[in-house]
Molecule: c-di-GMP-I riboswitch aptamer
Organism: Desulfallas sp. Bu1-1
């Protein structure tokens, strides 16, 4: 010098909840909040969960089932990029 693993100062980030907003909805965004976070930084590739507007079946209708091309990266995994000082 470099890696991999721990640490966690300064700082980041922020769940529930409540206000505004957007959405069929799941959620998202944007203020408060702060449960937690060392990637809780990025990517929906695999799996899992969540919604079901259109579509599709089924009804006489009202509905009901089913479907992701929605959504979640604070459910795993996997890519991938980044951090003072130490040990």
């Nucleotide at each position: 010098a470099u890696c991999c693993a721990c640490c966690g100062a300064g700082g980041g980030c922020a769940a529930a909840c409540c206000c505004g907003u957007u959405g069929a909805a799941a959620g998202g965004c944007g203020g408060g909040g702060g449960c937690g976070c060392a990637a809780a930084g990025c990517c929906a590739u695999g799996g899992g969960u969540c919604u079901a507007a259109g579509g599709c079946g089924c009804a006489g209708a009202a509905g009901c089932g089913u479907u992701a091309u929605g959504a979640u990266c604070g459910c795993c995994a996997g890519g991938u990029u980044g951090c003072a000082a130490g040990u």